[in-house]
RNA sequence: UGCGGGGUCGUCUAACGGUAGGACUGCUGGUUCUGGCCCAGCCAAUCUAGGUUCGAGUCCUAGCCCCGCAG
Numbered sequence: 001u002g003c004g005g006g007g008u009c010g011u012c013u014a015a016c017g018g019u020a021g022g023a024c025u026g027c028u029g030g031u032u033c034u035g036g037c038c039c040a041g042c043c044a045a046u047c048u049a050g051g052u053u054c055g056a057g058u059c060c061u062a063g064c065c066c067c068g069c070a071g
Stems, first nucleotide, its partner, number of pairs: 001070007010024004018054001026042005047063005
């Protein structure tokens, strides 16, 4: 440098082009003599910039980063 794959809450993982959800962690409360387990609730994300579309995490283009292959 070329080609292929990937990038979503703090972490892991979903999402026909139509309200971005779940688990774990964290926080609050309940339960307990205290803690843990358990139960209820809350917080928290689409790599960046454009384009297409009534509507984009999803499709298109160009970048950035990671992994692999080739040179």
A computed fold for a 71-nucleotide RNA from Parcubacteria bacterium SG8_24, annotated as transfer RNA.